[in-house]
Predicted 3D model of a 539-nucleotide part of an RNA (small-subunit ribosomal RNA, 5' domain) from an uncultured bacterium. Rfam family: Bacterial small subunit ribosomal RNA. Rfam links the family to the GO terms structural constituent of ribosome and ribosome. The full RNA is in RNAcentral, with records from ENA and SILVA. Model confidence (mean pLDDT): 83 of 100.
Context: one part of a larger RNA
RNA sequence: ACGAACGCUGGCGGCGUGCCUAAUACAUGCAAGUCGAGCGGACUGAAUGAAGAAGCUUGCUUUGACAUUCGGUUAGCGGCGGACGGGUGAGUAACACGUAGGUAACCUGCCCACAAGAUCGGGAUAACAUUCGGAAACGAAUGCUAAGACCGGAUAGGCAGCACUUCUGCAUGGGAGAGCUGAGAAACACGGUGAAAGCUGUGGCUUGUGGAUGGGCCUGCGGCGCAUUAGCUAGUUGGUGGGGUAACGGCUCACCAAGGCGACGAUGCGUAGCCGACCUGAGAGGGUGAACGGCCACACUGGGACUGAGACACGGCCCAGACUCCUACGGGAGGCAGCAGUAGGGAAUCUUCCACAAUGGGCGAAAGCCUGAUGGAGCAACGCCGCGUGAGUGAGGAAGGCUUUCGGGUCGUAAAGCUCUGUUGCCAGGGAAGAAUAAGAUUGAGGUAACUACUCAAUCGAUGACGGUACCUGAGAAGAAAGCCCCGGCUAACUACGUGCCAGCAGCCGCGGUAAUACGUAGGGGGCAAGCGUUGUCC
Numbered sequence: 001a002c003g004a005a006c007g008c009u010g011g012c013g014g015c016g017u018g019c020c021u022a023a024u025a026c027a028u029g030c031a032a033g034u035c036g037a038g039c040g041g042a043c044u045g046a047a048u049g050a051a052g053a054a055g056c057u058u059g060c061u062u063u064g065a066c067a068u069u070c071g072g073u074u075a076g077c078g079g080c081g082g083a084c085g086g087g088u089g090a091g092u093a094a095c096a097c098g099u100a101g102g103u104a105a106c107c108u109g110c111c112c113a114c115a116a117g118a119u120c121g122g123g124a125u126a127a128c129a130u131u132c133g134g135a136a137a138c139g140a141a142u143g144c145u146a147a148g149a150c151c152g153g154a155u156a157g158g159c160a161g162c163a164c165u166u167c168u169g170c171a172u173g174g175g176a177g178a179g180c181u182g183a184g185a186a187a188c189a190c191g192g193u194g195a196a197a198g199c200u201g202u203g204g205c206u207u208g209u210g211g212a213u214g215g216g217c218c219u220g221c222g223g224c225g226c227a228u229u230a231g232c233u234a235g236u237u238g239g240u241g242g243g244g245u246a247a248c249g250g251c252u253c254a255c256c257a258a259g260g261c262g263a264c265g266a267u268g269c270g271u272a273g274c275c276g277a278c279c280u281g282a283g284a285g286g287g288u289g290a291a292c293g294g295c296c297a298c299a300c301u302g303g304g305a306c307u308g309a310g311a312c313a314c315g316g317c318c319c320a321g322a323c324u325c326c327u328a329c330g331g332g333a334g335g336c337a338g339c340a341g342u343a344g345g346g347a348a349u350c351u352u353c354c355a356c357a358a359u360g361g362g363c364g365a366a367a368g369c370c371u372g373a374u375g376g377a378g379c380a381a382c383g384c385c386g387c388g389u390g391a392g393u394g395a396g397g398a399a400g401g402c403u404u405u406c407g408g409g410u411c412g413u414a415a416a417g418c419u420c421u422g423u424u425g426c427c428a429g430g431g432a433a434g435a436a437u438a439a440g441a442u443u444g445a446g447g448u449a450a451c452u453a454c455u456c457a458a459u460c461g462a463u464g465a466c467g468g469u470a471c472c473u474g475a476g477a478a479g480a481a482a483g484c485c486c487c488g489g490c491u492a493a494c495u496a497c498g499u500g501c502c503a504g505c506a507g508c509c510g511c512g513g514u515a516a517u518a519c520g521u522a523g524g525g526g527g528c529a530a531g532c533g534u535u536g537u538c539c
Stems, first nucleotide, its partner, number of pairs: 001537002004535005011387006017380002019345001024343003028340003033080003038077002041074009052063005087298003097222007106215002111211007119153004128143006159182004164177005188203006224270003231261003236258008273295004277288004300321005323334004351377001353376003359373001360371004390420004400411004424480001427474004434466001440460007483528005488509003494523005504511002
């Protein structure tokens, strides 16, 4: 000094921290959705019209298939997000990490800036309906339909190929310009206005260039033990060519050559996530890698790819394996190293809590929805810090305890008594900040041919889990709040009794065999204090 544990004890608050062991197995709930302003349906509410039907008062009442309009909900298709956020440290001695560089060998959805564009067509399919199979999970056939889903044509300063000019670099090379050829884009939705064509606003779509952000790859240097590990290597080392990748490369393959690494420690074995940092120390150094932050790796075990800007993907898919569960025995389902929680292991580590109010994230034009991220509360003296358990006065030095040389000494101003105070706790009353640039409304300006929309500014304007919490005020009463270890030397602190090498103590030296300051108890004393000791580990 500690992510500690154990023993005794325990008043309050603030801020932190809390499975170090079995990367063991997991009941239950939740942890990733969202968009109807992309699309066709289905269901549902209201309004209007209405064939018809019923009742009769024969022109009224009730009902009403169907149609139109305006709302709401949403399984499916489609888009974006599930590659972030959260967990763990198994593996890994490696360009994994740190640091300094390279990429003339690369990619980058959403975002920003600039330039240009958005044309003409087509065929399906889910949903739905009908039928069928299956215990279930789920599936099959036929028929219908939509799109910002999918496909074809047009156009395009970008791309590829060919040949040319010019500028330039440390090499492979790079930049710019004009020419020919070739393959290539797109999508609409919701508003305003108008009789319409159209015009216009917002969001989205396509191509290109640049930026930003995030990544991929390569390199120098650095950081463990064992030499009782001395030789290792066949895609191995290099070349040519083909393939592959966003990209270089034995990355992969065919052929050719025989290389490559190593006492400056290869290879093997063991151990280990790395760093900022943390602990210690005057420093040099030594040790550690909990929490917080960065990077990496993993997601029951092993392997594989698909989709996508991005994964070889914790809560996606496929295969194999172990395990668990369901089954009609034909076949299926699952993966807490997310948050809680359970069993087990262990010396040992928490609530199956509240809220999206704030911050942040996903989707959406927005309202909003989702968010066990996060914000909070709960439990635990586990740690650090702060406060309290009273203050003043009070000698007949009371009673009592212990001791005594019997005179006394000591606990000791300690107590009682008297006078005060009211921190904290308890009770009552008041009561926050954290909340704003939300939506929307009004006004003004910009904007538009004009109006609306949109943008900006001003004013108004909803929303608090924590929590009736913090804080403030008042009432009451010293009333509710002290222990633990030690006293032979090291090492601050001594006497009495009991025991008699016994019982016991002990970190080291060592105590105990009849007066033990060392064992046990008591009185007294010393130390620290809501803690005190012991154990473990590091300096």